[in-house]
RNA sequence: ACGCAUAGCUUAAUGGUUAAAGCAGCGGAUUCAUAAUCCGUUGAGUCUGGGUUCAAGUCCCAGUGGGUC
Numbered sequence: 001a002c003g004c005a006u007a008g009c010u011u012a013a014u015g016g017u018u019a020a021a022g023c024a025g026c027g028g029a030u031u032c033a034u035a036a037u038c039c040g041u042u043g044a045g046u047c048u049g050g051g052u053u054c055a056a057g058u059c060c061c062a063g064u065g066g067g068u069c
Stems, first nucleotide, its partner, number of pairs: 001068002004065002008023004016054001025041005047063005
């Protein structure tokens, strides 16, 4: 200087309804049993503080953490 921070992990979400998926977890179906597959289900209010706005995960400012140069 640049870009990043959202679920246990990996990622979505045009400023506008209760933040959405995959993997993982839990329950079930299937199987002699396991794996695979299928069905259901739990889990985050978005790094922190402020600002703008009728409305902010999203825009602006400062900070923190880690990344690349």

The RNA shown here (transfer RNA) has 69 nucleotides and comes from a marine eukaryotic metagenome. RNAcentral holds the sequence, with entries from MGnify. Its Rfam family is "tRNA".